[in-house]
RNA sequence: UAUGAUAAAAGCCAAACUUACUGCAAAGUAGGGACGGAAAGCUACGGAUCUCUCGAAAGACCGCCGAGUUACUCAA
Numbered sequence: 001u002a003u004g005a006u007a008a009a010a011g012c013c014a015a016a017c018u019u020a021c022u023g024c025a026a027a028g029u030a031g032g033g034a035c036g037g038a039a040a041g042c043u044a045c046g047g048a049u050c051u052c053u054c055g056a057a058a059g060a061c062c063g064c065c066g067a068g069u070u071a072c073u074c075a076a
Base pairs, nucleotide, nucleotide: 003075004074005073012037013036017032018031019030020029021028022027035063041069042068043067045066046065047064049060050059051058
């Protein structure tokens, strides 16, 4: 450097649900909570999906897929 991995060790994230707040909404933030995850880290770049409008446009979403980029342990 890139590949593989039985989450083994040290750790990490946190679904559904719920409480509060924000938002027209999708949804987001924080607390609780763990379904799961070797990138369930980051990026809205391409597609998919969703919201509003229903014309255009704008927005959400990376734990949907692909891509870019960074990274712990062990093995080779």
The prediction has a mean pLDDT of 80. c-di-GMP-I riboswitch aptamer from Sulfurovum sp., 76 nucleotides, folded computationally. It matches the Rfam family "c-di-GMP-I riboswitch aptamer". Rfam links the family to the GO term cyclic-di-GMP binding. The source organism's lineage runs through Bacteria, Epsilonproteobacteria, Campylobacterales, Sulfurovaceae and Sulfurovum.